This is a predicted structure of a 468-nucleotide RNA (Bacterial RNase P class A) from a Polyangiaceae bacterium. Its mean pLDDT, the model's own confidence on a scale to 100, is 77. It matches the Rfam family "Bacterial RNase P class A". It is annotated as a ribozyme. Gene Ontology terms of the family: tRNA processing, dimeric ribonuclease P complex and ribonuclease P activity. The source organism's lineage runs through Bacteria, Pseudomonadati, Polyangia, Polyangiales and Polyangiaceae. The sequence was found by an Rfam model in a public genome assembly.
RNA sequence: CGAUGCCGUACAGGCGAUCGCCGGUCGUGAACCAGCGCCUUGAAGCUUUUGCGGAGAGGGGUGAAGCACGGCGGGAGGAAAGUCCGAGCUCCAUAGAGCACGAUGCCGGGUAACGCCCGGUCGCGGGAACGCGAAGGAAAGUGCAACAGAGAAGAGACCACCUGUCUCGUGCGCGUCGGGGGUGUAAAUCGUCGACGCACGCGCGGCAGGUAAGGGUGAAACGGUGGAGUAAGAGCCCACCGCGCCUCCGGUAACGGAGGCGGCAAGGCAGACCCCAUUGGGAGCAAGGCCACAUAAGCGAGCGUGAGGUGUCUCUUCGCAAGAAGAGCCUUCGGAGGGUGACUCGCCCAAGCUCGCGGGUAGGCUGCUUGAGGUGUCCGGUAACGGCCAUCCUAGAGGAAUGACCGCCGCCGCAUCAGGGGCGACCCCGCUGCGGAACAAAACUCGGCUUACGGACGACGUCGACCA
Numbered sequence: 001c002g003a004u005g006c007c008g009u010a011c012a013g014g015c016g017a018u019c020g021c022c023g024g025u026c027g028u029g030a031a032c033c034a035g036c037g038c039c040u041u042g043a044a045g046c047u048u049u050u051g052c053g054g055a056g057a058g059g060g061g062u063g064a065a066g067c068a069c070g071g072c073g074g075g076a077g078g079a080a081a082g083u084c085c086g087a088g089c090u091c092c093a094u095a096g097a098g099c100a101c102g103a104u105g106c107c108g109g110g111u112a113a114c115g116c117c118c119g120g121u122c123g124c125g126g127g128a129a130c131g132c133g134a135a136g137g138a139a140a141g142u143g144c145a146a147c148a149g150a151g152a153a154g155a156g157a158c159c160a161c162c163u164g165u166c167u168c169g170u171g172c173g174c175g176u177c178g179g180g181g182g183u184g185u186a187a188a189u190c191g192u193c194g195a196c197g198c199a200c201g202c203g204c205g206g207c208a209g210g211u212a213a214g215g216g217u218g219a220a221a222c223g224g225u226g227g228a229g230u231a232a233g234a235g236c237c238c239a240c241c242g243c244g245c246c247u248c249c250g251g252u253a254a255c256g257g258a259g260g261c262g263g264c265a266a267g268g269c270a271g272a273c274c275c276c277a278u279u280g281g282g283a284g285c286a287a288g289g290c291c292a293c294a295u296a297a298g299c300g301a302g303c304g305u306g307a308g309g310u311g312u313c314u315c316u317u318c319g320c321a322a323g324a325a326g327a328g329c330c331u332u333c334g335g336a337g338g339g340u341g342a343c344u345c346g347c348c349c350a351a352g353c354u355c356g357c358g359g360g361u362a363g364g365c366u367g368c369u370u371g372a373g374g375u376g377u378c379c380g381g382u383a384a385c386g387g388c389c390a391u392c393c394u395a396g397a398g399g400a401a402u403g404a405c406c407g408c409c410g411c412c413g414c415a416u417c418a419g420g421g422g423c424g425a426c427c428c429c430g431c432u433g434c435g436g437a438a439c440a441a442a443a444c445u446c447g448g449c450u451u452a453c454g455g456a457c458g459a460c461g462u463c464g465a466c467c468a
Stems, first nucleotide, its partner, number of pairs: 001464005007458003013409004018404002021075002024072006036063006045052002077439001081450002084448005089284004096345003101280005106120005121135001122133004136275002141273002143269002158215002161210006168203004173198007181190003223241005242264001243262008288366004298357006306333001307331003313328006337349003373392004378387003411436005417430001419428003
């Protein structure tokens, strides 16, 4: 120098101006009650007309708040998206146990917590920096692997290989018999043809046996490579690797390393059901709280409203009184119905509850932004992160605020033209013109993950090239 990996940034800009929004803070104003608002009282009211009035007329009081004007400073994201995890907060509600269902799934650490983050181990990908992981268990059980193939998990012989045997064919050799030829007086000898027999071998085929090394089928074939051995083969045997068990060393651990023993049992899938470990109430700001207003004291059906005590005390009715009845009250008694994941038990509430039909209201205020908050130095830690100190306040709308427009500068791309630097690999700049600026908008808040996407800048690293 080029390519590439990973991390970071108040990251599509900066400066200025005009008009316009939302909220904060400070100041000023009405003060005669005319307008506006608030407090009090509360309507055969007030007003010139016209109209207004329980969503408050008129009367009295008043300017804290509201309103208006002005100053100062503030106002959308790295994902605000998805609504996928975890919480804060609110309510059920006093909220336990079992079962079922769900989630996570190597080890250690961080965190309020998590399915997240950091570090490490193992596996996969990449030449590397790095990236990804569906990372517990297949000897608890059940199940799946179509078709092909001999055979798919205690399996298996299609082709091929080896051995034996049989039929047929064939070759060489030997023997017997026979034919005929040559040489030879003869004896003998040479060679040839045919048949049969014997022995040896070869070939096609049948049968029997051995084998699972070679080939084939398939996504996958019951360890792999090499050697020795065998009729041919096979962990049959041997070496190394793999697998199982044991021991030692390192490490908190996951795990890694070394050694020994054993020919060695049964492969894959659990993101198949399942088993094991850990873990989990529910609903959600449309949660919830307050104020105002309105409706038909609405109609029907079902179940229940029980028992005991009552000395004294309280209340109601009757009673001249005595007293009676009922209610209140008490009971570790009973209990229709209800209780925010289903079910069971427990616990709690309980005299009303449940179901159906019908009607009214949906307005205002609040929750609502100071936080497991941001930033910075230092300290601890490999890191995530934590701590002390200092400093800052960085939106709170409510059909939903931050917009419109102008000027200058900047950034990116394209085109034309012209140039420059370096030893080199390679790189840089200018004028003019045209065009461009991605994904995208809080709605209670926060920690994450996932998805979408943009030019630029910076730090650290890996590989390659060049030069020295």